[in-house]
RNA sequence: AGACCGAAACGGCAAACUAUUCGAAAGAAUAGGGCGCAAAGCUAAAGGGCCUCCAGCGACACGCUAAGGUAGCCUGGCUGCCGAG
Numbered sequence: 001a002g003a004c005c006g007a008a009a010c011g012g013c014a015a016a017c018u019a020u021u022c023g024a025a026a027g028a029a030u031a032g033g034g035c036g037c038a039a040a041g042c043u044a045a046a047g048g049g050c051c052u053c054c055a056g057c058g059a060c061a062c063g064c065u066a067a068g069g070u071a072g073c074c075u076g077g078c079u080g081c082c083g084a085g
Stems, first nucleotide, its partner, number of pairs: 004085001005083002012037002017032006035072001041078003046075003049070003056064003
């Protein structure tokens, strides 16, 4: 110095829930909050899954469909702090 790995420390992120705003919805942003996380950092135009259905289509009380979401669903890609072993 690198790879693996995840003890410790400095710190970091922030689920549910609450408030406000945005959105058709799913959901997102901000503040509070703290379940968890060693990549819970980025990537949804790398692939799969899941959620939603404004518009569209159909056999129209319904169904199908992503270009809308989810990276805290998984795999892949990119980047990164510390150092017991």
c-di-GMP-I riboswitch aptamer, 85 nucleotides, folded computationally.
Its mean pLDDT, the model's own confidence on a scale to 100, is 89.